[in-house]
Overview:
RNAcentral holds the sequence, with entries from ENA and Rfam. A computed fold for a 342-nucleotide RNA from Zemynaea arenosa, annotated as Bacterial RNase P class A. Of the family's consensus pairs, 93% are formed in the model. Rfam family: Bacterial RNase P class A. Rfam classes the family as a ribozyme. It is recorded under the gene name rnpB. The coordinates come from a structure-prediction model, not an experiment, and the mean pLDDT is 77.

RNA sequence: GAUGCAAGCCAGACAGCCGCUGGCCAGAGCAGCAAUGCGAUGGCGGGAGGAAGGUCCGGACUCCAUAGAGCAGGGUGACGGUUAACGGCCGUCCGCCGAAAGCCUCGCAAGAGGUAUAAGGCGAGGAACAGGGCCACAGAGACGAGCGUAUUAAGUUACGGUGAAACGCGGUAACCUCCACCUGGAGCAAUCCCAAAUAGGCACGCGAUGAGGUGGCUCGCCGAGCGUGCGGGUAGGGAGCUUGAGCGCCUGAGCAAUCCGGCGCCUAGAGGAAUGGCUGUCAUAGCGGAUGCCGCAAGGCGGACGCCGUAACAGAAUCCGGCCUAUCGGCUUGCUUCACUU
Numbered sequence: 001g002a003u004g005c006a007a008g009c010c011a012g013a014c015a016g017c018c019g020c021u022g023g024c025c026a027g028a029g030c031a032g033c034a035a036u037g038c039g040a041u042g043g044c045g046g047g048a049g050g051a052a053g054g055u056c057c058g059g060a061c062u063c064c065a066u067a068g069a070g071c072a073g074g075g076u077g078a079c080g081g082u083u084a085a086c087g088g089c090c091g092u093c094c095g096c097c098g099a100a101a102g103c104c105u106c107g108c109a110a111g112a113g114g115u116a117u118a119a120g121g122c123g124a125g126g127a128a129c130a131g132g133g134c135c136a137c138a139g140a141g142a143c144g145a146g147c148g149u150a151u152u153a154a155g156u157u158a159c160g161g162u163g164a165a166a167c168g169c170g171g172u173a174a175c176c177u178c179c180a181c182c183u184g185g186a187g188c189a190a191u192c193c194c195a196a197a198u199a200g201g202c203a204c205g206c207g208a209u210g211a212g213g214u215g216g217c218u219c220g221c222c223g224a225g226c227g228u229g230c231g232g233g234u235a236g237g238g239a240g241c242u243u244g245a246g247c248g249c250c251u252g253a254g255c256a257a258u259c260c261g262g263c264g265c266c267u268a269g270a271g272g273a274a275u276g277g278c279u280g281u282c283a284u285a286g287c288g289g290a291u292g293c294c295g296c297a298a299g300g301c302g303g304a305c306g307c308c309g310u311a312a313c314a315g316a317a318u319c320c321g322g323c324c325u326a327u328c329g330g331c332u333u334g335c336u337u338c339a340c341u342u
Stems, first nucleotide, its partner, number of pairs: 001338002004335007012282007020047002023044004029038003049313001053324002056322005061187004073183005078092005093125001094123004102115005126178002131176002133172003143168001147160004191239004201230006212222003246265005252259002286307003292301003
C1' cells in the first nucleotide's frame, strides 16, 4: 500500500426569546372558629432512545388457583461455564462456509480449471439395532426383499450401468416417536385504598284519619310515596411509579461471559398522555470553485471563498436482562493474508 473481517463510540454545538410538563421555594388573594385547603404571580433547577420499536424469549412484582404423585399439553437439547432467569451470553469440540493473494495443473500469452486454509462467520449439533412413516431426479428395481448374469449339492457364492444411498447393521428425528431436563393461569387496563350526583337494594320510622308536590303561607288542585341510616358499584381522586439484578471510576479473580471489594452519583415519571417552536453564529455532509502545483496534451492534485441551512430510524407509559428489526452521516481500535521498502 492492497485486501477481507471484527469490536466499540457519537447521534449536531453554543447563545437569546417564547412556550409545555411535573418538582421545590416564596406568595397577593379566597374559604374556614381553627387546623388546614385552594391558589393568580414570581424565582430556581429536572424533562426520551440506541433502538424508547416488534412484543419473540426470560425474570421481578401483583392477583387467582394449588395436600402429594402421575398422565396429557407446551418448551429445550454437543460438553463445560455464567446468571435472578433464559431458547441469552462466554469458552472448547465437531460439521459446514470463508481469498484479491498463495500453491498445483493447462496455456506462448491473455486467461481457464482445481486445491487446502487465514482472520472471521453460521449451525433446531440427544437417540436411526424400541417402533411406524418417507427417500425427488436418474435407475429394471428405493427399503425389502425381489430381479438379471455367472456359479454351486443347496438362495451356495460373486458381480450388477444409475444414484446421496443398491441387493446392507443405508439415509432422514426441521415427520411421528423415544430419552433427559424444564414447565399452574392471567397480567400495571395487574392489584389495593378513599369516594360524589343519579338510579336501584336493605333496615327502621311516617303515610288515603292524605305523605309529598304546587315559587313563602292559606284555600283549591294533583294523589303514593316520603324521611333517616347502612352497604355495594360508577364518575373522580390516591397508591402501585420509579433507589434499581442501577450508573461512573479504581483495584482484584477469571482466556472470556461474569463476579468480589472500595469510592462517588441520583439521572423523566406524564398518564387521552409533557419533553416543543423561532432567531442568530458555526461544525459535519452536499453543490460550485479563484490563485497555485504536476503534465506536451487530455487531464489530475489542491482548496481561499461562495451557495445550501441541519438532515437517518424513530419517540418513554410498571420495571429490568436479552433477541430481532429500522437507521443519514461520521470517528476510533484491533486482527488476517499478500506485495514493496528498510